[in-house]
RNA sequence: GCCUCCUUAGCUCAGUGGAAGAGCAGCGAGCUUCUACCUCGUCGGUCGAGGGUUCGAAUCCUUCAGGGGGCA
Numbered sequence: 001g002c003c004u005c006c007u008u009a010g011c012u013c014a015g016u017g018g019a020a021g022a023g024c025a026g027c028g029a030g031c032u033u034c035u036a037c038c039u040c041g042u043c044g045g046u047c048g049a050g051g052g053u054u055c056g057a058a059u060c061c062u063u064c065a066g067g068g069g070g071c072a
Stems, first nucleotide, its partner, number of pairs: 001071007010024004018055001026042005048064005
């Protein structure tokens, strides 16, 4: 330099056009003599950035940034 994949909550990941969810973590409550476990509730996100297509974009197109892999 070229090709390819990834970027979504504090962390690990779903979600491939009708507008965002789970688990873990955090917080609160229940339970317990207390802690742990368990149960319930709750907090959470300009979906990496800009632009475009569309009535509508995390999702499609494009440029850029960061990261992984391959070739040279």
Molecule: transfer RNA
Organism: Microbacterium excoecariae